[in-house]
RNA sequence: GAUGCCCCAGGCGUUGGAGUUCGCCGUGAACCGCCCCCAGGGCAGAUGACUCCUGCACCGGA
Repeated sequence: GAUGCCCCAGGCGUUGGAGUUCGCCGUGAACCGCCCCCAGGGCAGAUGACUCCUGCACCGGA
């Protein structure tokens, strides 16, 4: 110096914040949504999951 393995800091899981939990990566990394006739057109959701807050959308009531 290169490569492999293990552990840690830390990071990440399609749009904001917090708690809990699961998973992934650990730096040339994880991750950067789905579907179709993919030139072009269509669709869900502020979560990876659960709960709360904030924002947005729709319906009803006062």
Fluoride riboswitch aptamer (crcB RNA motif) from an Acidobacteriota bacterium, 62 nucleotides, folded computationally. The coordinates come from a structure-prediction model, not an experiment, and the mean pLDDT is 81. The source organism's lineage runs through Bacteria, Pseudomonadati and Acidobacteriota. The model forms 100% of the base pairs in the Rfam consensus. It was read from a public genome assembly, where an Rfam model found it.